[in-house]
RNA sequence: CCGCGCUAAGCGGGGAGAUAGCGGUGCCCUAUACCUGCAAUCCGCUACAGCAGGGCUGAAUCCCCGUUUUGAGGCUCACCCCUGUGGGGCCGCCGCCAUCGUGGGGCGUCGAUCCCCGGGUCCCGUGCAACUUGCCACUGUGAACCAUGUCAGGGCCGGAAGGCAGCAGCAUUAAGCGGAAGCGCAGGUGUGCCGCGGGCAUGCCCGGGAGUAGCAACCUGAUGGCGAAAACGCCCAUGGGACGUGAAGUCGAGAUUCGGGUGCGCGG
Numbered sequence: 001c002c003g004c005g006c007u008a009a010g011c012g013g014g015g016a017g018a019u020a021g022c023g024g025u026g027c028c029c030u031a032u033a034c035c036u037g038c039a040a041u042c043c044g045c046u047a048c049a050g051c052a053g054g055g056c057u058g059a060a061u062c063c064c065c066g067u068u069u070u071g072a073g074g075c076u077c078a079c080c081c082c083u084g085u086g087g088g089g090c091c092g093c094c095g096c097c098a099u100c101g102u103g104g105g106g107c108g109u110c111g112a113u114c115c116c117c118g119g120g121u122c123c124c125g126u127g128c129a130a131c132u133u134g135c136c137a138c139u140g141u142g143a144a145c146c147a148u149g150u151c152a153g154g155g156c157c158g159g160a161a162g163g164c165a166g167c168a169g170c171a172u173u174a175a176g177c178g179g180a181a182g183c184g185c186a187g188g189u190g191u192g193c194c195g196c197g198g199g200c201a202u203g204c205c206c207g208g209g210a211g212u213a214g215c216a217a218c219c220u221g222a223u224g225g226c227g228a229a230a231a232c233g234c235c236c237a238u239g240g241g242a243c244g245u246g247a248a249g250u251c252g253a254g255a256u257u258c259g260g261g262u263g264c265g266c267g268g
Stems, first nucleotide, its partner, number of pairs: 001268006009057003012030004020046005034054005063261004069255002073251004077246003081241008091233002094227007103219002106215002115209007122199006128192002130189006136182001138179004147172004155164003
């Protein structure tokens, strides 16, 4: 070096999940994917971490280790989007107030704002008027007896003359009850196209004067303050969902580059 026969080894791996952990059954990815049996109320094991039986290849392009480039797919995270709950009030939106006066509209040379004058509006006192209450005055009525006058009849006293008290009636009157309405007196007033004096305030209204160009803040806008947040945006915390994005993190089948490692027996 050649031939023959063997052996180690290989005949898939990975992700999530589950598990104290490993592998498998089930799900998903990959793709050249030996056969049979077992298994989610699991099955088999223990770091050499499926077990049992059978079959094939078999010492290297094929088995093992490391390395380069790439890489299906899964998981995590972040962002974007939707949604639930709790809270907040720096901000937006919203409400009120103040100031300003960007734009619009309005008033103003038929004279604005400002200034001056008069009057009104406000308060106090008062006059007058009106109304009202009471008194006075006027008037009607008004007493079985306890009011007055006159008192028939009758009564009492008296020898008589005469005297006394006095009912009814009549007249008058008090209190009381009305009436009418007046000069008066006093008080009052949710009164007044009235008058006088004083005061406060100079605001508003009306009128007049002087003078010359602004005034005002309705809408919009700006700034500040106070409030509200029921609702929405926003912020903070937290839960759920879906697609996408990510030179994020992690695992990674497969492909690929380079290097290394691995036997035994017999014969020539």
Predicted 3D model of a 268-nucleotide RNA (Bacterial large signal recognition particle RNA) from a Christensenellales bacterium. Its mean pLDDT, the model's own confidence on a scale to 100, is 79. A source record names the gene ffs. Rfam family: Bacterial large signal recognition particle RNA. Its family is annotated with signal recognition particle, plasma membrane targeting and SRP-dependent cotranslational protein targeting to membrane, signal sequence recognition in the Gene Ontology.